[in-house]
This record gives sequence, structure tokens and C1' cells, in this order.
RNA sequence: UGCCCUGAGGAGCGUUGCAACGGGAUCUCCUCCCGCCAGGCUCGGGGCGGCCUCAACAGGCCUAUUGCAACGGCGCUCGUUCAUC
Repeated sequence: UGCCCUGAGGAGCGUUGCAACGGGAUCUCCUCCCGCCAGGCUCGGGGCGGCCUCAACAGGCCUAUUGCAACGGCGCUCGUUCAUC
């Protein structure tokens, strides 16, 4: 860095539907239809993994302290914070 699991980013209702996913059509390819669908993003934790030591087993490391998020189609409601009256 990447993949997987998980937590957080206040809560909810309605609506549209790109990607992904499922089904169908086509069946060389391209593509089309239906369904579902607005945490798919960011940050944190763990694992895989990586690095170091060892003949091997295995062990160690991927840190400490302090402060702090940014964003998420459209509409509405509530909550919270700040400001004004």
C1' cells in the first nucleotide's frame, strides 16, 4: 500500500436511481429489460500482510503525547451547537 472483519462520523421519513449485486433477454462482442439500491466515502481498531532476529520453532516491530475532522443527490421533520432578537 492492498484485501477482509468491525466501530464511529446525531436520528428519522419520503423520493430519484449511477455503480455494484441478483434475475431475464442476447449468446462472438456490444448491449438491453426488471429488481434492489443515497455511508459505495473518510477516520479508527483487529486480522491477512510487511519488516527485523532465528537452523527451525518462535519472538519483536508497524510507536508515544496533545489537538482536531472533512464530506455524503433532492425535499421534509426532530435533536444538538453557535449567533441574533
Record summary:
The prediction has a mean pLDDT of 76. Predicted 3D model of an 85-nucleotide RNA (SAH (S-adenosyl-L-homocysteine) riboswitch aptamer) from a Betaproteobacteria bacterium. The organism belongs to Betaproteobacteria, within Bacteria. Its Rfam family is "SAH (S-adenosyl-L-homocysteine) riboswitch aptamer". A reference for the family is Wang et al. (2008), "Riboswitches that sense S-adenosylhomocysteine and activate genes involved in coenzyme recycling", Mol Cell.